[in-house]
RNA sequence: CUCUUAUCAAGAGCGGUGGAGGGAAUAGGCCCUGCGAAACCCGGCAACCGGCAAGAUGCGUCUUGCAAGGUGCUAAAUCCUACAGGUCAAAAGAGAUCUGGAAGAUAAGAG
Numbered sequence: 001c002u003c004u005u006a007u008c009a010a011g012a013g014c015g016g017u018g019g020a021g022g023g024a025a026u027a028g029g030c031c032c033u034g035c036g037a038a039a040c041c042c043g044g045c046a047a048c049c050g051g052c053a054a055g056a057u058g059c060g061u062c063u064u065g066c067a068a069g070g071u072g073c074u075a076a077a078u079c080c081u082a083c084a085g086g087u088c089a090a091a092a093g094a095g096a097u098c099u100g101g102a103a104g105a106u107a108a109g110a111g
Stems, first nucleotide, its partner, number of pairs: 001111008013042001015041003021032003026082004043074003048070002051066006078103001083100006
């Protein structure tokens, strides 16, 4: 980097360093930020993998709990929209909502 599968509306500091940007990319919106952005450290959250315990089992596995391991995450739904379709609304222009897709993120596995 490519492919497969699963998940993505919950949760997580008023700490330290740092200094001006940040919210993936493009576009449009809307936000965060000197009352301190990114990044790093500490803390925390979660339970994908692994581990431990209990229970169930058609012995393949499944469920629940724990959290010292490997990742991950720690504003807003993946911040929202972009493509297709349904419903509502509408004189028109604008709009609301649902489903799917695309793109993306993370984990595990394969190449």
Molecule: SAM riboswitch aptamer (S box leader)
Organism: Lentibacillus lipolyticus